[in-house]
RNA sequence: GGGCUGGUGGUCUAGCCUGGUAGGAUGUCUGCCUCACACGCAGGAGAACCCCGGUUCAAAUCCGGGCCAGCCCA
Numbered sequence: 001g002g003g004c005u006g007g008u009g010g011u012c013u014a015g016c017c018u019g020g021u022a023g024g025a026u027g028u029c030u031g032c033c034u035c036a037c038a039c040g041c042a043g044g045a046g047a048a049c050c051c052c053g054g055u056u057c058a059a060a061u062c063c064g065g066g067c068c069a070g071c072c073c074a
Stems, first nucleotide, its partner, number of pairs: 001073007010026004020057001028044005050066005
């Protein structure tokens, strides 16, 4: 220098092809249960999706340009 893959709550991740309320696990908080803890049960809070621009009624998703990480080639 070229190619491919990825970037989404604290953590891991689904959703992207085929645009339409951002889902799950784990963690965390509250209550129940217990002598107590754990487990279990019920409920709550927490992310506008790496950045900028474009298309669209509407963008995590499509298009363009960047940044970062991993892998491969030179």

A computed fold for a 74-nucleotide RNA from a Thermoproteota archaeon, annotated as transfer RNA. Its mean pLDDT, the model's own confidence on a scale to 100, is 82. The organism belongs to Thermoproteota, within Archaea. Its Rfam family is "tRNA". The family's RNA type in Rfam is transfer RNA. From the family's description: Transfer RNA (tRNA) molecules are approximately 80 nucleotides in length.